A computed fold for a 528-nucleotide part of an RNA from an uncultured fungus, annotated as small-subunit ribosomal RNA, central domain. The full RNA is in RNAcentral, with records from ENA and SILVA. Rfam family: Eukaryotic small subunit ribosomal RNA. Rfam links the family to the GO terms ribosome and structural constituent of ribosome. The family has 90 seed sequences and 75,755 matches in Rfam 15.1. Clan: SSU clan.
Context: one part of a larger RNA
RNA sequence: UUGCAGUUAAAAAGCUCGUAGUUGAAUUUUGGACCUGGCUGGGUGGUCUUGCCGAAAGGUAAGCACUGCUCUGGUCGGGUCUUUCCUUCUGGGGAACCUGUGUGCUCUUAAUUGAGUGCGCAGGGGAUCCAGGACUUUUACUUUGAAAAAAUUAGAGUGUUUAAAGCAGGCUUACGCUUGAAUACAUUAGCAUGGAAUAAUAGAAUAGGACUUUGGUUCUAUUUUGUUGGUUUCUAGGACCGAAGUAAUGAUUAAUAGGGAUAGUUGGGGGCAUUAGUAUUUAAUUGUCAGAGGUGAAAUUCUUGGAUUUAUGAAAGACUAACUUCUGCGAAAGCAUUUGCCAAGGAUGUUUUCAUUAAUCAAGAACGAAAGUUAGGGGAUCGAAGACGAUCAGAUACCGUCGUAGUCUUAACCAUAAACUAUGCCGACUAGGGAUCGGACGACGUUAAAUAAUUGACUCGUUCGGCACCUUAUGAGAAAUCAAAGUUUUUGGGUUCCGGGGGGAGUAUGGUCGCAAGGCUGAAACUU
Numbered sequence: 001u002u003g004c005a006g007u008u009a010a011a012a013a014g015c016u017c018g019u020a021g022u023u024g025a026a027u028u029u030u031g032g033a034c035c036u037g038g039c040u041g042g043g044u045g046g047u048c049u050u051g052c053c054g055a056a057a058g059g060u061a062a063g064c065a066c067u068g069c070u071c072u073g074g075u076c077g078g079g080u081c082u083u084u085c086c087u088u089c090u091g092g093g094g095a096a097c098c099u100g101u102g103u104g105c106u107c108u109u110a111a112u113u114g115a116g117u118g119c120g121c122a123g124g125g126g127a128u129c130c131a132g133g134a135c136u137u138u139u140a141c142u143u144u145g146a147a148a149a150a151a152u153u154a155g156a157g158u159g160u161u162u163a164a165a166g167c168a169g170g171c172u173u174a175c176g177c178u179u180g181a182a183u184a185c186a187u188u189a190g191c192a193u194g195g196a197a198u199a200a201u202a203g204a205a206u207a208g209g210a211c212u213u214u215g216g217u218u219c220u221a222u223u224u225u226g227u228u229g230g231u232u233u234c235u236a237g238g239a240c241c242g243a244a245g246u247a248a249u250g251a252u253u254a255a256u257a258g259g260g261a262u263a264g265u266u267g268g269g270g271g272c273a274u275u276a277g278u279a280u281u282u283a284a285u286u287g288u289c290a291g292a293g294g295u296g297a298a299a300u301u302c303u304u305g306g307a308u309u310u311a312u313g314a315a316a317g318a319c320u321a322a323c324u325u326c327u328g329c330g331a332a333a334g335c336a337u338u339u340g341c342c343a344a345g346g347a348u349g350u351u352u353u354c355a356u357u358a359a360u361c362a363a364g365a366a367c368g369a370a371a372g373u374u375a376g377g378g379g380a381u382c383g384a385a386g387a388c389g390a391u392c393a394g395a396u397a398c399c400g401u402c403g404u405a406g407u408c409u410u411a412a413c414c415a416u417a418a419a420c421u422a423u424g425c426c427g428a429c430u431a432g433g434g435a436u437c438g439g440a441c442g443a444c445g446u447u448a449a450a451u452a453a454u455u456g457a458c459u460c461g462u463u464c465g466g467c468a469c470c471u472u473a474u475g476a477g478a479a480a481u482c483a484a485a486g487u488u489u490u491u492g493g494g495u496u497c498c499g500g501g502g503g504g505a506g507u508a509u510g511g512u513c514g515c516a517a518g519g520c521u522g523a524a525a526c527u528u
Stems, first nucleotide, its partner, number of pairs: 004499001006497001007480002012496001014367001016365002021360003025253002031082010041071007048063006087134006097124011138200003141195002144192002153184002157167002169178003210246008219237003257357001258354003262349002265346002270342004276320002280316003284312002287309001291302002328335002372413006382406001386402004424495003428487002431471003436466008445458005475482002501528003510521004
């Protein structure tokens, strides 16, 4: 590993990218015919042997004996041919087999005529072998073998009296004779060997490709020319550069994998600018007059210096109601006034293009609500801290009146949330339904411009891709429930992260990041 779990019991990193790693679509020789060798099964003969019945002839049954025929029997091989290199050359040795020829034997013929079978001779043939070159895609996997110390383990033999053991022992006329001390397992690596399915790997695309001839350039020098020396050629072997010829000359599909291009779209996706709306508060002006606020009830608070309220315009900063949905977009966090600009995305359509480019991911990186930190701006509202009024046994709270930081924005940090669908990502399959969003297609359909096209908006279908829902499980689950949480003891599609009783504890310590707050990593003793 086979073979655990991860919605709620312990547990999926907040989210995306991404290197190493791991994994990765299909496709190239299959099939047929013939010949032949082992092993084996069935059927059926003959010879022999042994039974049985027979006086005999003979019949019958069996056989571990010998030997035929047959099934187009089974199984394991070998060879040849079907467009099918099995490395290739140079030597040596040369079995089977074929042809020719000579000569015997048997049968045959009118006949050395023909057939069969011996023995010679000549030629062909020939990896069954040996030696030497020249070359060879490379592995994984698997078969067999050698090798792998014994003891141990499994296991054979053997009356240690049995047994655990031991490697002994057994027989005899005690002269001697004689049998053992097996075998298996021994996994990775290495060696040798057969196989060639599966999985990788390489090859010919600017042919610098293969093969066959041929011509140059250049290097080397064995042998032979009577001997020695020199030169050149021939010849043999390297290397390099041309030319011609041969060939079915040489590019696999186009994955309901992926990327790109393109067309009309689509969205509250993002950034910058612009614009609108009411509300709130404040200040100003205005009308009136005694209360107003607030609460369970009150009070703190404001108020003839006119509060609250009414009206008129103004300013400021925030926010974006109703429309607003089991609707949309975005990787998540998140995103909703108008308009413009900028770049990006998804799905759909396509008889477009590339051709494995892919999936998931240690390290590493981007983004990441709110709160918080630093420096500016801004400060309407709300409002941690704080003050006061209540309530109360007490109230350092809930309720009320104020109110600083903050809330908003710019530039930088921080990196966490019940960052939740408490459910990793990619792929396949398994079930029925009606809605809805986006695209595409279809219809004698409706309606508007009105009047045929054409374009909208509807209606009804189909089809891809979304957010969800309903009903059922011959499925799953401890259940709640779940079309995924199914296809799991009938257990293996690929890949990443993570958990192992409760506390101690996300603590201590160390490391690292941060201005800090703190983040990431992260125990143990002890206890139960």